[in-house]
RNA sequence: CCGAUAAAACUUUGAGCGGCGGACGGGUGAGUAACACGUGGGUAACCUGCCCAAAAGAGGGGGAUAACAUCUGGAAACAGGUGCUAAUACCGCAUAACUCAAGGAACCGCAUGGUUCUUUGAUAAAAGAUGGUUUCGGCUAUCACUUUUGGAUGGACCCGCGGUGCAUUAGCUAGUUGGUAAGGUAAUGGCUUACCAAGGCGAUGAUGCAUAGCCGAACUGAGAGGUUGAUCGGCCACAUUGGGACUGAGACACGGCCCAGACUCCUACGGGAGGCAGCAGUAGGGAAUCUUCCACAAUGGACGAAAGUCUGAUGGAGCAACGCCGCGUGAGUGAAGAAGGUCUUCGGAUCGUAAAACUCUGUUGUUAGAAAAGAACAAGGAUGAGAGUAACUGCUCAUCCCCUGACAGUAUCUAACCAGAAAGCCACGGCUAACUACGUGCCAGCAGCCGCGGUAAUACGUAGGUGGCAAGCGUUGUCCGGAUUUAUUGGGCGUAAAGGGGACGCAGGCGGUCUUUUAAGUCUGAUGUGAAAGCCUUCGGCUUAACCGAAGUAGUGCAUUGGAAACUGGAAGACUUGAGUGUAGAAGAGGAGAGUGGAACUCCAUGUGUAGCGGUGAAAUGCGUAGAUAUAUGGAAGAACACCAGUGGCGAAAGCGGCUCUCUGGUCUACAACUGACGCUGAGGUCCGAAAGCGUGGGUAGCAAACAGGAUUAGAUACCCUGGUAGUCCACGCUGUAAACGAUGAAUGCUAGGUGUUGGAGGGUUUCCGCCCUUCAGUGCCGCAGCUAACGCACUAAGCAUUCCGCCUGGGGAGUACGAUCGCAAGAUUGAAACUCAAAGGAAUUGACGGGGGCCCGCACAAGCGGUGGAGCAUGUGGUUUAAUUCGAAGCAACGCGAAGAACCUUACCAGGUCUUGACAUCUUCUGACAACCUAAGAGAUUAGGCGUUCCCUUCGGGGACAGAAUGACAGGUGGUGCAUGGUUGUCGUCAGCUCGUGUCGUGAGAUGUUGGGUUAAGUCCCGCAACGAGCGCAACCCUUAUUGUCAGUUGCCAGCAUUCAGUUGGGCACUCUGGCGAGACUGCCGGUGACAAACCGGAGGAAGGUGGGGAUGACGUCAAAUCAUCAUGCCCCUUAUGACCUGGGCUACACACGUGCUACAAUGGAUAAUACAACGAGUUGCGAGACCGCGAGGUUUAGCUAAUCUCUUAAAAUUAUUCUCAGUUCGGAUUGCAGGCUGCAACUCGCCUGCAUGAAGUCGGAAUCGCUAGUAAUCGCGAAUCAGCAUGUCGCGGUGAAUUCGUUCCCGGGCCUUGUACACACCGCCCGUCACACCAUGAGAGUUUGUAACACCCAAAGCCGGUGGGGUAACCUUUAUAGGAGCUAGCCGUCUAAGG
Repeated sequence: CCGAUAAAACUUUGAGCGGCGGACGGGUGAGUAACACGUGGGUAACCUGCCCAAAAGAGGGGGAUAACAUCUGGAAACAGGUGCUAAUACCGCAUAACUCAAGGAACCGCAUGGUUCUUUGAUAAAAGAUGGUUUCGGCUAUCACUUUUGGAUGGACCCGCGGUGCAUUAGCUAGUUGGUAAGGUAAUGGCUUACCAAGGCGAUGAUGCAUAGCCGAACUGAGAGGUUGAUCGGCCACAUUGGGACUGAGACACGGCCCAGACUCCUACGGGAGGCAGCAGUAGGGAAUCUUCCACAAUGGACGAAAGUCUGAUGGAGCAACGCCGCGUGAGUGAAGAAGGUCUUCGGAUCGUAAAACUCUGUUGUUAGAAAAGAACAAGGAUGAGAGUAACUGCUCAUCCCCUGACAGUAUCUAACCAGAAAGCCACGGCUAACUACGUGCCAGCAGCCGCGGUAAUACGUAGGUGGCAAGCGUUGUCCGGAUUUAUUGGGCGUAAAGGGGACGCAGGCGGUCUUUUAAGUCUGAUGUGAAAGCCUUCGGCUUAACCGAAGUAGUGCAUUGGAAACUGGAAGACUUGAGUGUAGAAGAGGAGAGUGGAACUCCAUGUGUAGCGGUGAAAUGCGUAGAUAUAUGGAAGAACACCAGUGGCGAAAGCGGCUCUCUGGUCUACAACUGACGCUGAGGUCCGAAAGCGUGGGUAGCAAACAGGAUUAGAUACCCUGGUAGUCCACGCUGUAAACGAUGAAUGCUAGGUGUUGGAGGGUUUCCGCCCUUCAGUGCCGCAGCUAACGCACUAAGCAUUCCGCCUGGGGAGUACGAUCGCAAGAUUGAAACUCAAAGGAAUUGACGGGGGCCCGCACAAGCGGUGGAGCAUGUGGUUUAAUUCGAAGCAACGCGAAGAACCUUACCAGGUCUUGACAUCUUCUGACAACCUAAGAGAUUAGGCGUUCCCUUCGGGGACAGAAUGACAGGUGGUGCAUGGUUGUCGUCAGCUCGUGUCGUGAGAUGUUGGGUUAAGUCCCGCAACGAGCGCAACCCUUAUUGUCAGUUGCCAGCAUUCAGUUGGGCACUCUGGCGAGACUGCCGGUGACAAACCGGAGGAAGGUGGGGAUGACGUCAAAUCAUCAUGCCCCUUAUGACCUGGGCUACACACGUGCUACAAUGGAUAAUACAACGAGUUGCGAGACCGCGAGGUUUAGCUAAUCUCUUAAAAUUAUUCUCAGUUCGGAUUGCAGGCUGCAACUCGCCUGCAUGAAGUCGGAAUCGCUAGUAAUCGCGAAUCAGCAUGUCGCGGUGAAUUCGUUCCCGGGCCUUGUACACACCGCCCGUCACACCAUGAGAGUUUGUAACACCCAAAGCCGGUGGGGUAACCUUUAUAGGAGCUAGCCGUCUAAGG
């Protein structure tokens, strides 16, 4: 030096023995209504490992056992046998009292009792570990250990008070309540057992059921309160479900054990394993809730002497706009007010300085660099000091060095770069800030409430704009607020919801005057507590804030203690006014029982007497010749009590009415003798309680549910009539309700008056009757203050106050269902919910309405005259038909209406044929003609050809008119909407109404005025009046007619004078007439009535008399009345067609129905003949004389007339004659045939007229219905507009010319006042119930199924306890080395008992 082997020491790892900790920390809220929690007390009835302080100590021994080795069983989990060994593991012994047991003494306490001293007896430990030092004997330090005392901490038990819903839960309880004794516990105690007693809890809510962890606090609210118990903190309970103990200082133990149940997993099928309500994570459920992250660096915990180890506690990071806070998404300049969007009155406005553009900044972002605080320790090293020691180590303190960061290269800072990467959501009808367009068309949709949408949607959808908030915004859900809408603060009950039907009265609540006392309530001071956090205030720290830190309030509470004594309460004493007693009087349908009276009804008997009675709107059923009704006499029975009789009396209410007697309750007045607060109210409770009804037994005259019959009616289970049973009556029971009402609980006090009435007392006056004043108790009316939503109440309150009770909280469901109690039953009492609606309700107002009332008017009825409805025809409409029969009008107030006139046209409709800037208008460009005329085609529109070819002005540039062509803007629409409109019109209605200003009244809507008394045609006028005035309406003014004056006399007129056929002419303007200006009529005059008014009645005069007659004139409004087709017009629709043109057709159809008319049915007439008398009008594309022709319609011709001149134009009815003689006619004229005329381009569809012939229905009209009051109805003719022609229609004109109106009951319409109303699109309103169908919710339901809880019994695991223990057994004792004993114990038995049955 290498290798091998062995031993010792040290380090690390693993197993084991041993110690401490796994009872802390962390999670969750199932259970729990409880001393579980909160708060304040008590333990003299208790325990407490580790920690602190103090005292004492730690002597000497013994026997095992894991690990380990080996063997065996088992799949495994694991188990067993044999052998060895240690300890701070285990076991005796010695020492000891402060502990315990027994005895004694002193002191103290609220009781049991406690403290101190003393005597006797019983009971304990590790010679340990690690250092230092050593003379190896020891000594010493720290830690650990034993005993005791005290503290601290933590716990245990007991008590007062507090916090929840249901009474449709009213009784609960046998270890239950107490006692004695024992056991048990750390400790008190029925905690447990034995015995004894029969208690204990409960309406101040026991018991039961349901729900729930409690609190500090959180949200909200002005507060009082209401709701909640996430995070953070304190306490409790739980750990898969149920039961149980072991260990330990502490558990009946989340990550310990045993058993049972359910579930999952492993298995060799024998048997085993498991418990996320720890941190992450998975699945499921759900509207919904995160990473299988980093670190023990800090704070804290366990262990350890310490280094240190462990710690999903904790510190951090991640995810989520979930919340709070802060920041950004740019800033300045910038008008061509760009482009674009939207709207538009087409001018513009708005988005909008917004953008673009230019300049600037860099929070944030990106890149790069620097870079924290949170760290103080402990440990190690060094130095110094202190106590202690013989001394050292060690301990303690101070200083220095070294070392420790998960977050994290994060916060923060610096530099560079770029306006670059960064705005949405909701709303816009009102509440509620913010509006337009388009689309849609009660659809789609919206909506918190009201509500929006049906063709002009600020409400749906979209867009533009605007408003709000903003990295968010909106919705949904929950809670509080508003909500005085559960009302303590802070509501109500006559009619809106709400006074018990009435009284008595236990408990309870409240309670007169004075004095003394007490101190429970009350007030006040102090002490303790009310944890921290949170809220509040003030400071401070993060750039600010959120957040955090510090200090201070507050915590309205509880407990202890000192004081005050007014009020309430307690105790004691007194008083008389509340209450009661007494004495003397008073009234009464107060109650109960017994007796008794007359009238009436009915019935019975008898007499008289004869044909009806009865009943009704009218009748019938019914009764009656077997004698009713009526009448007279006698008798029977039951019920009710006329007059008196009265908002009179009595009673608690219900209720009480002939008279007499008996018994009996209450009230009032006077006096002030007695008691001395004895009072008020009254939950439960008890009693009374109309009618109807029920039970038992009587009674039953009348009345009368049910029932029968007769009527009425569409029907009539009703109203009316004839009968009639329960019942009504009595006795005894039951029921217990009514609009049991004053819709008004009881009691007490106070608060203007007036006037009746009932019962008393006192006074004045008084001969009497009586009258007056005061007062008490009732009962009415009016009325002030006050109250009330109003109506109304108002000393009998619904006023002002107090006490007590009952009751209400939107309507319906519903006073129902279920449950309970009561009842013979009927039923009563108590009494919900689901669901459903946005109202239900009160009082008052304005209208409208009423088979409500009062007053009044109108041809409204009545009185009359004439019609319609029946016939034929004309005309309009409906319906039907059709290619089309164009459209509109629809009760009155559409229907001879638009239409004052459809053969074509009109014409809007249909068929066919045509045109597309168009039949018509404007603008632009170009050209200069177009038209007319002729020919041809065509049904025509049109097309082709011929002929023909501009005009005006001019500054000569051109302009204009007209026509043609082209282009696009546009034209055009009798298409829609009269429910988008203007304008116009109808109607109520020529009815007398409709309003306003100011004032006054009322909370208000509103009222008053405008109502009332008279009067009128009239809201006309007068008077009165909280109204005074005014407006639109009425009337008047206007036109016409009736009388007259004057002026004027042509075309009008003619008295007198001439003249003629003729006012024809001369002449005249007197008369008629015409038309200008006037007059006249105003209740002006007289008489009467009336209110001395307005006015009315009568009269005079007058042509006319009371708006002289007629017309025009139509208030505010109603009917979404009529009209888009007179016209105009918004919006929508069509644009080679829904426009425009042409031909033909249609509007004219025809089984039928209706409206409006004409002509008739005849003799008051028809026919024939003759003879009279009007007015309004129209006329030159016209009226057309006269003459002639024609039977006639009409024709030919043309005089006159632009009209007081001419024409239409002979008026007719009438009158005078003749004839017809009552019939389908000499009535009536439809229809049809033939022949004609006129207009017109044209007369077939489809005109009018004439002549001849034909000669229908119709003989006066059912139900019903219309017009008219005086020059009207009726009747007769004439004219005009429209128009070529066409009228029975319409609008005008005159001739002849009546009847009737008693009157307002009724029908219709209207006006004023009043009344009721549940109506207000207003009675054509509103509204009730059944039934049918569908759906929703709830009750009941033969039953079926399930949960929870309780009781009894059976079996009984694990386990504690008790017994036994013959099996087993190291420590101690005795013996001897064999064994025995003590003790312990497996096993077994018993009590208790989870799950199960």

This is a predicted structure of a 1397-nucleotide RNA (small-subunit ribosomal RNA) from Ligilactobacillus ceti.
The sequence is in RNAcentral, with records from ENA, RefSeq and SILVA.